c-di-GMP-I riboswitch aptamer from a Gammaproteobacteria bacterium, 86 nucleotides, folded computationally. It was read from a public genome assembly, where an Rfam model found it. Taxonomically the source falls in Gammaproteobacteria (Bacteria, Pseudomonadati, Pseudomonadota).
RNA sequence: UCACGAUAAAGGCAAACUCACCGAAAGGUGGGGGCGCAAAACUACCGGUCUAAGGGAUGUCGUCCUAAGACAGCGGGGUUGCCGAA
Numbered sequence: 001u002c003a004c005g006a007u008a009a010a011g012g013c014a015a016a017c018u019c020a021c022c023g024a025a026a027g028g029u030g031g032g033g034g035c036g037c038a039a040a041a042c043u044a045c046c047g048g049u050c051u052a053a054g055g056g057a058u059g060u061c062g063u064c065c066u067a068a069g070a071c072a073g074c075g076g077g078g079u080u081g082c083c084g085a086a
Stems, first nucleotide, its partner, number of pairs: 004084002012037002017032006035073001041079003045076003048071003054066005
């Protein structure tokens, strides 16, 4: 340096749930919380998933389609990064 990842050290992040706020929703931000995580840091590039305001179809109050909205803690890719036993 590349790979690899320990019942190591120092730290870090934070699922469900919950409170407040934002949002049409999915979801997000902050507080509490802590299931987990060595990239659970960043990035919608590929696949996937969620929502459907607006738009469209139907035709009459409903149903369906649609991402320009989301999810990086669904998988892959890209970028950056702490530590060092085997």